RNA sequence: AGAGUUUGAUCCUGGCUCAGGACGAACGCUGGCGGCGUGCUUAACACAUGCAAGUCGAACGAGAAACCACCUUCGGGUGGCGGAAAGUGGCGCACGGGUGCGUAACACGUAGCUCAUCUGCCCUAGAGACGGGGAUAACUUCCGGAAACGGAUGCUAAUACCCGAUAAGCUCACGAUCUGUAGAGGAUUGUGAGAAAAGCUGAGACGCUCUAGGAUGAGGCUGCGGUCCAUCAGCUAGUUGGCGAGGUAAAAGCUCACCAAGGCGACGACGGAUAGGGGACCUGAGAGGGUGGACCCCCACACUGGCACUGAGACACGGGCCAGACUUCUACGGGAGGCAGCAGUGAGGAAUAUUGCACAAUGGGCGCAAGCCUGAUGCAGCGACGCCGCGUGAGCGAAGAAGGCCUUCGGGUCGUAAAGCUCUUUUCUGUGUGACGAGACAAGGACGGUAGCACAGGAAUAAGUCUCGGCUAACUACGUGCCAGCAGCCGCGGUAAAACGUAGGAGGCGAGCGUUAUCCGGAGUUACUGGGCGUAAAGCGCGUGUAGGCGGUUCUGUAGGUCGGAUGUGAAAGCUCCCAGGCUAAACCGGGAGAGGUCAUUCGAAACCACAGGGCUAGAGUAUGGCAGAGGGGUAUGGAAUUCCAGGUGUAGUGGUGAAAUGCGCAGAUAUCUGGAGGAACACCAGUGGCGAAGGCGGUACCCUGGGCCAUAACUGACGCUGAGACGCGAAAGCAUGGGGAGCGAACGGGAUUAGAGACCCCGGUAGUCCAUGCCGUAAACGAUGUACACUCGGUGUUCGUGUCGGGAAACCGGCGUGAGUGCCAAAGCUAACGCGAUAAGUGUACCGCCUGAGGAGUACGGUCGCAAGGCUAAAACUCAAAGGAAUUGACGGGGGCCCGCACAAGCAGCGGAGCGUGUGGUCUAAUUCGAAUAUACGCGAAGAACCUUACCAAGGCUUGACAUCCUGUGAACAAACUGGAAACAGUGCGGUUCCUUCGGGACACAGUGACAGGUGCUGCAUGGCUGUCGUCAGCUCGUGCCGUGAGGUGUUCGGUUAAGUCCGCAAACGAGCGCAACCCUUAUCGCUAGUUACAAGUGUCUAGCGAGACUGCCCGUGAGAAACGGGAGGAAGGUGGGGAUGACGUCAAGUCAGCAUGGCCUUUAUGUCUUGGGCUACACACACGCUACAAUGGCGCGUACAAUGGGUCGCAAAGCCGCGAGGUGGAGCCAAUCUCGAAAGCGCGUCGUAGUUCGGAUUGCAGGCUGCAACUCGCCUGCAUGAAGUCGGAGUUGCUAGUAACCGUGGAUCAGCUACGCUACGGUGAAUACGUUCCCGGGCCUUGUACACACCGCCCGUCACGUCAUGGGAGCUGGUCACGCCUGAAGCCGGUGGGUUAACCGUAAGGAGACAACCUCGAAGGCAGGGCUGGUGACUGGGACGAAGUCGUAACAAGGUA
Repeated sequence: AGAGUUUGAUCCUGGCUCAGGACGAACGCUGGCGGCGUGCUUAACACAUGCAAGUCGAACGAGAAACCACCUUCGGGUGGCGGAAAGUGGCGCACGGGUGCGUAACACGUAGCUCAUCUGCCCUAGAGACGGGGAUAACUUCCGGAAACGGAUGCUAAUACCCGAUAAGCUCACGAUCUGUAGAGGAUUGUGAGAAAAGCUGAGACGCUCUAGGAUGAGGCUGCGGUCCAUCAGCUAGUUGGCGAGGUAAAAGCUCACCAAGGCGACGACGGAUAGGGGACCUGAGAGGGUGGACCCCCACACUGGCACUGAGACACGGGCCAGACUUCUACGGGAGGCAGCAGUGAGGAAUAUUGCACAAUGGGCGCAAGCCUGAUGCAGCGACGCCGCGUGAGCGAAGAAGGCCUUCGGGUCGUAAAGCUCUUUUCUGUGUGACGAGACAAGGACGGUAGCACAGGAAUAAGUCUCGGCUAACUACGUGCCAGCAGCCGCGGUAAAACGUAGGAGGCGAGCGUUAUCCGGAGUUACUGGGCGUAAAGCGCGUGUAGGCGGUUCUGUAGGUCGGAUGUGAAAGCUCCCAGGCUAAACCGGGAGAGGUCAUUCGAAACCACAGGGCUAGAGUAUGGCAGAGGGGUAUGGAAUUCCAGGUGUAGUGGUGAAAUGCGCAGAUAUCUGGAGGAACACCAGUGGCGAAGGCGGUACCCUGGGCCAUAACUGACGCUGAGACGCGAAAGCAUGGGGAGCGAACGGGAUUAGAGACCCCGGUAGUCCAUGCCGUAAACGAUGUACACUCGGUGUUCGUGUCGGGAAACCGGCGUGAGUGCCAAAGCUAACGCGAUAAGUGUACCGCCUGAGGAGUACGGUCGCAAGGCUAAAACUCAAAGGAAUUGACGGGGGCCCGCACAAGCAGCGGAGCGUGUGGUCUAAUUCGAAUAUACGCGAAGAACCUUACCAAGGCUUGACAUCCUGUGAACAAACUGGAAACAGUGCGGUUCCUUCGGGACACAGUGACAGGUGCUGCAUGGCUGUCGUCAGCUCGUGCCGUGAGGUGUUCGGUUAAGUCCGCAAACGAGCGCAACCCUUAUCGCUAGUUACAAGUGUCUAGCGAGACUGCCCGUGAGAAACGGGAGGAAGGUGGGGAUGACGUCAAGUCAGCAUGGCCUUUAUGUCUUGGGCUACACACACGCUACAAUGGCGCGUACAAUGGGUCGCAAAGCCGCGAGGUGGAGCCAAUCUCGAAAGCGCGUCGUAGUUCGGAUUGCAGGCUGCAACUCGCCUGCAUGAAGUCGGAGUUGCUAGUAACCGUGGAUCAGCUACGCUACGGUGAAUACGUUCCCGGGCCUUGUACACACCGCCCGUCACGUCAUGGGAGCUGGUCACGCCUGAAGCCGGUGGGUUAACCGUAAGGAGACAACCUCGAAGGCAGGGCUGGUGACUGGGACGAAGUCGUAACAAGGUA
C1' cells in the first nucleotide's frame, strides 16, 4: 500500500466482498509447564444455608457459670473474686462492598461563583465546666399470645433527660464611625435581650461545653461541551414575574395568599425512542468512528411505590412505618422475609469460577490499651479466556533402507527424516535443603515445606490445527458424476474436478489452530481534513421576498473574533520517551519527564473580520432624451376557408382505402352558382427573427399597463447579492357553475384488417376543445445545465441601438468602432467519454436547492392541501451482486448509400401430375445393422447386399482364442478316404518326412501356461487426419510510426477504376505477409525436331517433345498530363482468349471413433470368434433425385454417312458356322497408334393421320439364354403374348449466358454376374435471351440505430395458474405505556382546629405553657370512566419479492414493423 466482482473487450460511476488489528467472548478439533491478569455481556429473575458491623465495664445499674472462703437441714445459703448473655448510654452503622434499573438531567466533564451555606471525629487558639430536679429500661410480681411479641404493677443508676446560675470576640434588635457594593457586605464600637457543660480513672491520661480559625468532606448556582427522530411544531396555570408570608444549613414558586400576563420555541421548545457520565479502551497517518467490561472519579439504585425519624451527615443495601406483588410459618386469631455484599442454588442462556484459607500484611470501626470485628483485603482453587515466557531434544548419520504416494516405468518424493552412534537434562520423577514478604527489641506467616538451591535418574513425560481455483503462501492421484457436497466474493460439481470426499505431498501458524458474533480500518462509500449534481444518483417549473449567510472604497476609534506572552488548572492510573530501576529476561511492577482543554484569568498587538462614527462614487438606484418588440389585460372590427340553411343549374353516382366496406345519394347527393347563419383559427409576411421570470405569446384598430436597451453623466451615496420558511405565477388534461358549439375529436357505434384486433386504417360521434368565474398545481415544466458578479486567444452570421467616415436627391447602402440580445465554428482549459468552450460544463467568489447501489417505491403509514381526481412530504421488511453512463469491435434491422452473382428480369429445357428405378422418413419385423438431417442429409458413405461382403437376427460351436509377440514341449507342413452333422467341427485313419542353417537353431504346424489378443462396443461434446459450407467471395492480418486514459483506430477510409484490398490519385502513415493475379496442366495458331504405328511413296491434316505468340504493345477519343475505359488496326486468338488444378484468417462444439489413427470408459466361456439359414430387397403411406413417356420437329420399316475418350492375357476377341434373339461354337490376331470392343441423333425413301393410336410401355403369362457352389426369398438378358397409368401436369420450384442449354449416342471404374435409368469421362448436332438492377435470395464495402454479444432462431413485458417469504389495509380481539377527570384514601410531616389526655417548667391552688391523641389540608396506591401513543393477533383483502422446463399474447430494444 491494495485486490476480486457489471462488459465480447474498454474507461468511468457505483455497490458488494476480501487481506489487518481488536475482544469480559462462544463453538469445533487438540492440549506439556510457569508468571501476570481476567471470568453472568442474558432474568435490577427467584433465592435454601453459612458468613459480610460492630465495639466500649476507663459512662451506668444489675449480674449467670466457673473458682475461693465460711455456713449447711446436704436441697442449698452467705461473702469474695469473676465477668457470660441481656439492658441504659456513647461512638460507628451515611465508610468499605455490589449493581447500572432509572436518568437526555447542572446527572456528568470542564471552567468559575457561593458577599446565599453546613461540616462529627482531627489540628490550632481562647474561655469554661457552678447549683439543683424528676423519671426510666434492665430487674421483681402478675396477665395475654401458638409464635412474633405485648400489657399492667413495684424498684433503680448514669457521660440518659430537665431547670436555674455565669458567659465573651456567639445570636437577635436598635444606633454611631470607617470602608465599600449594581444591590449587598465587612471592620470598630454603644445600649438592650438571649443561649453551655459530665464525668470516669490505674491520677499519667481520656473525655465534656462555648467561641474563632484551619483541614477535610458536603450542599447550592452559572457559562460551555457531549445521542437519535420534525412522519413530534407549537408548549406552558405555580406556568413567568412582583409584593408579603412560610420554609431551609443556605439563594430560589422551594411552598402559600394576592396582583400582573407573562415565559419557552426553527440557534429545535414540547413530545417520543435510546442511554448512567467521565478518566479512558479499540481502531485510524491523522481528522474521525466505535465502546464505557476490569481499574480510578462522580451519579443513581437497594423486592416495587410512598414517607418521614435519628443524626454532623441518610430520606439510610444487611434501620423504621405504610401500601402492593411474591415467598414462607401458623394453633387461622396473626406473624416473618428481601444476596444488584462473599461463596453457593435454581432458572434463563452460546456462555462466565470455590458454599476454600487467613486477618500474617495493607486499610477500616470501636476501645486509653490489650484487643475484638472486618467475604474490604491478602492468598489459594477452577477455566489456554487473554498477554508474556519455556519446552517437546542437540550433533553426526546415504545402503538415499523398509514402507507410503506419484510415474513418461527411466525414476521422483516423504528424506538426514528414521534406524544407528555420541551428547545434554530446561521440563519430569525422587531425595535433601529452604526463604524475602516482619518494622527500633522479643514473639508473631494464611500463602507454604511454596519459590529458589543442591544431588540422582533417564531422551526420557510432552504436537496439533487450518489451508492448498483466483484474491492468497501451498499440487498430484483416486472416488463421485449438477448427485453427494463446497462457498467470504467471483463461483466449483452434468465421466479426465489442482474448487466436493479420501490419500500422498506442500504452505501457514504453533500449545494452540480454525469458525462464528461484534467494532474500527481498508471505504476519499457522508468527503472538516477530503466528494459530487448536462448524459452515471443528484438544479426546486418560474419569480417576489422574510430570517439567515455574504458584501465596494477611505479615515478615525473600540478590541468580540484573530495573533502573541504570562499565570492557574486539566486527580491518580493509562499513553509516549527515558532509567544498566525490581522480579534470571519478558509480560508485570516501580521512579522521573513529556503529551493531553473549542478551559479560565491577565498583559499586549491592531493587519484582517466585526462594531461605532465621518467621508467617497466605480456596485445599485433616480433623472433627461431616444429606440425595438406575437410582453400582459380589455373593447371593437376584417377577410379567406370548413360546415350548415334557402334557392338555381344538373344527373347517377359520391366518398374512402393498400384493396374495400360501413356512410351519403333518384325523397336529386357529389359537382357548380347566388344569398344567408354560426363558431373557431388568423395563410402569405415568418426568419436557429422578436418579447417575456417561467408557463407562454402571431389578422387589424383603439384604451389601460409591465419590463428591457442605447445615449447623457445631472441627483442619492452601498441603498447590494443570495434566499430556509412564506407568498404569487404556472402548458395540457381534469373538476364546479353558467354560456357557446363551425371544425376537430377521448368514450361509444359501425366497416375493414387479423388466428384474435378490446388497436393501427375508414365512416360517424358525445364529453372536451371556445367564453366568463372559481378550483387543480402537475409535465422529457429540458439547455435534462440554480441565481448573481468578475476574469480568460480568435473567426463568422443575425436582431435592436449608438459614434464616426464614405456614397446617394432621398429612402437607404457600405467601412471602422462601441453597447445589448441571439446562433455557428474553434484556442487554452475542463471532462469517464460524448462534448462544453465569453450565452462555459474554463478560472474564481457568495448564497440556496439536491445526491449517496439496484429493486421494493416516489409506494405504505402518518400529517397536510384539494369538491373530486389527486398533489406535497416520505419509510421499512424483504430480494439481488449488480443496476448504470460514455465510448469500442462485431452481429443484426420489415435503416440508408454504392456494388456483385443465372439472384431477379429476358429466354430455353425441366421438376411438381403418370408408370417405373433409386434413396429417405414412417410403419412392420426375430432382424429389417449403422451413419448422414435446411441450405451444407435423402442415385449420400455404397466405384456395384443372392452366399461372401455383413457390422443385424435365429440356431449350433470355441475360450490364450479367427489374428500378433514372448516362454516350454512335441512334431514336417500337408492330407486322399470314411462316419456323424445344415455347416463349423468332432472322430477314425492311409499316405508323407520338407526348406534354410554359422549346426546353436530358425521357418512352419500342434499341445500347454501366463502375460495378453480381440471388440464395426460408447464418447466426433476428449482428439489427429480428412471433408462439406460460407466461397474462388475479396477479403484477413502484421511490423514500425501516429491518434486515443483505454478497448481500439489509422494503414484497409475517401475520389476514380477493376473480375479482384486490381491499379491510380489523395491522405499520418510507411512498408510487409496470407489471399487476388501470375507461375502449373489442357485447348485454339505457327515454327523446329523426331517418327514404331497411320500412309503405296513422298509427305505431315496424325503422334510426342521443344519453342514462338498477346503485353492495353500501336492509333484515336474520354479521363485528372493518372489508373483505366470506349472504339480501331494488325492477328489464329484482344483486353484474366476458353477450361482445369489451386480454397486466405476464420465460421457452423458442421460431418466422420463404421476408412484409418487415437485418449478415456466398458466387455473378456463374451459386446470376441467360427458356421448354416434368414435379414439389410418388408409396404397402407409421405418426401427427394432420376428414367420413360404422353407423340407427327413423332413412331415404325428399309437404305445410307460421320466421332472422340478409353478398356483388354483369370482379358479383348475377328472371320466362318448355328440360333428369330439373348447367345452358342470357333479361335486368327493382340501385353496393343499394329489386334480387338465400337456409335446415335442425322440424311434419303416409304408408311401411319390425331386415335389412348402403328403413341406409351408398366404389369402379367409362357418359353429360353448367361454368370455363378447356388438365381425360392433376391440377378441380368432374349423371344412370343399381354398391353396399365399417362393427352404436357395446382400451389410452388430447378438448371443454364456459347460450342453453353437442349437433344444424341459412346467409353470407363466397381464387377463372377447384376438392380447403372446412378456416377464419371468422351465426342456428335447445336440454339434463344440479357431492357435493366425496382423487387426475391446470397455476398462485399461505407454509414446509421441498438436495451443484441450463446450475437434477431437475440433480448424482453404484463395478466393468469402453482409454491415460498416479508409487508400494507381490515369487522375486531388482546397487551404495554402516558397523563387527565371523579371517588376512596394508608403511613407520615409542616400548618390549622379545639370539646379529649398529660411526670419535670410557671403557679400555694385553680389553672397555664408545652406535648400527645383526634379531625382538616397534602398524600402512595386502589376503583370508575373516557382518551393519547405504541405492540401482538385477525376471517378476508391489496400490491411486492423470489422460484426449473407452465398458459396467453408481443408492449419495448432496429424506423421493433403505428418512432
A computed fold for a 1459-nucleotide RNA from a metagenome, annotated as small-subunit ribosomal RNA.
The coordinates come from a structure-prediction model, not an experiment, and the mean pLDDT is 83.
It matches the Rfam family "Bacterial small subunit ribosomal RNA". Rfam links the family to the GO terms structural constituent of ribosome and ribosome.
RNAcentral holds the sequence, with entries from SILVA.